The RNA shown here (Glycine riboswitch aptamer) has 102 nucleotides and comes from Vreelandella boliviensis LC1. NCBI's taxonomy places the organism under Bacteria, Gammaproteobacteria, Halomonadaceae, Vreelandella, Vreelandella boliviensis. It was read from a public genome assembly, where an Rfam model found it.

[in-house]
C1' cells in the first nucleotide's frame, strides 16, 4: 500500500403463519326522523388458531465425579409477527473507522 477480520452508514435482495370471530368505537352508505341495517387495508380490549429470520431463553460434543464455561438457520415461543405498508436474522456491493493478521 492492498488483502482479510470487526464495527458503523448507506443501497439491493430477503421467508413463514387468519386480510380469523367477537364487542366497543371511529368512517362512509342507506333508510328516515323511530329503531335498526350494511361495509371498511381504521382503532381499542379479548377469545381461538398459527409462525419464526428483531431481541430473548434453553442445550450437543468438548474424554467419560460434580460445578462453571460451551453454537446455531436446532428447540422453546416471553416479546414480537399472520392482505398491503412497517419490520425483518442473514446475504451482496459501496464507504468510514479501528484493531489484528498476512
Nucleotide at each position: 500500500a492492498a488483502u482479510g477480520u470487526g464495527a458503523u452508514a448507506g443501497c439491493g435482495g430477503g421467508a413463514g403463519a387468519g386480510c380469523u370471530u367477537g364487542g366497543c368505537g371511529c368512517a362512509u352508505c342507506a333508510a328516515c326522523a323511530g329503531u335498526c341495517g350494511a361495509u371498511g387495508u381504521c382503532g381499542c380490549c379479548a377469545g381461538c388458531g398459527c409462525c419464526g429470520a428483531a431481541g430473548g431463553a434453553g442445550c450437543a460434543a468438548c474424554a467419560g465425579c460434580c460445578c462453571c464455561g460451551g453454537a446455531a438457520a436446532c428447540u422453546c415461543u416471553c416479546a414480537g409477527g399472520c392482505a398491503a405498508c412497517c419490520g425483518g436474522a442473514c446475504c451482496g456491493c459501496u464507504a468510514u473507522c479501528a484493531u489484528c493478521a498476512u